[in-house]
Context: one part of a larger RNA
RNA sequence: UUGGGCGUAAAGCGUCCGUAGGCGGUUGUAAAAGUCCGUUGUUAAAGCCCACAGCUCAACUGUGGAUGGGCAAUGGAAACUAUAUAACUAGAGAGUGGUAGGGGUAGAGGGAAUUCCUAGUGUAGCGGUGAAAUGCGUAGAUAUUAGGAAGAACACCAGUGGCGAAGGCGCUCUACUGGGCCAUUACUGACGCUGAUGGACGAAAGCUAGGGGAGCGAAAGGGAUUAGAUACCCCUGUAGUCCUAGCUGUAAACGAUGGACACUAGGUGUUGCGCGUAUCGACCCGUGCAGUAUCGAAGCAAACGCGUUAAGUGUCCCGCCUGGGGAGUACGCACGCAAGUGUGAAACUC
Repeated sequence: UUGGGCGUAAAGCGUCCGUAGGCGGUUGUAAAAGUCCGUUGUUAAAGCCCACAGCUCAACUGUGGAUGGGCAAUGGAAACUAUAUAACUAGAGAGUGGUAGGGGUAGAGGGAAUUCCUAGUGUAGCGGUGAAAUGCGUAGAUAUUAGGAAGAACACCAGUGGCGAAGGCGCUCUACUGGGCCAUUACUGACGCUGAUGGACGAAAGCUAGGGGAGCGAAAGGGAUUAGAUACCCCUGUAGUCCUAGCUGUAAACGAUGGACACUAGGUGUUGCGCGUAUCGACCCGUGCAGUAUCGAAGCAAACGCGUUAAGUGUCCCGCCUGGGGAGUACGCACGCAAGUGUGAAACUC
């Protein structure tokens, strides 16, 4: 390379946007690049193949001949692909009318709890544990009442419920703003799908600068436990956790399942919207679309299981895999303030 694969065996980029490229709906016409059917030329000789002949046979040698493939020219065909042109509306977009939502950004406000401060009441304990001790407390703690301050997080509602491309998003209100879904059909007329390179976003931890610091809490100190205890338990507690501006760019970034489209039994629950039936009306009931769960036909699968939200049946595009260790290491390059990240071997060994 051919081929086979990627939920769990090696293997889906963390997610999206998008360049080149690849692929691409329906109908007509033109031309004929691909495609198909002929004809001609060429593809040296030797060799291969076929036939005949010469050495006693054979090997060997000689004579004659062809197929196939490639390239070029030429004559035709027009279904498919590409091209050009004319149209179409089922894809895609868009208008109008509704609608759900912790989608995002900024600002303002709120209550419970915690800690601290001040004052009152009050007295000897509190706290903590398996049991204790360190710790706090007669300089009045814990408890309780009143007032004040601060920071962080938003109980109940809360739900295999919602929204978002993913990361993620949950007190209330306001402003700005993105996307979705449903109904309807004026409109555009294939404008689409995927996407190497590239770009943007991207939990936590970490880094830089400036703030902030209640609680929690790596490190650190102490008390226990223990043979020891650099731990698990307890008392403290610094970075950090929070905000602003930047950097980092990684996660079991998981559904361990790339994206788009089409097709292939159903049952049950739930969210949003519409229609019908019913009703005074809302429910209920039936039904359509879009999501989200669960059980399952066929089928698939090594099994587990998946099963209209496919891991089924197909098409298109991208990414990735090719025995274990060495190793996500070394070296080089790029990025980064650093930490490190990306790319990524070999010797050797089993």

Annotation
Predicted 3D model of a 350-nucleotide part of an RNA (small-subunit ribosomal RNA, central domain) from cf. Phormidesmis sp. LEGE 11477. The sequence was found in a public genome assembly. Its Rfam family is "Bacterial small subunit ribosomal RNA". Rfam links the family to the GO terms ribosome and structural constituent of ribosome. The prediction has a mean pLDDT of 86.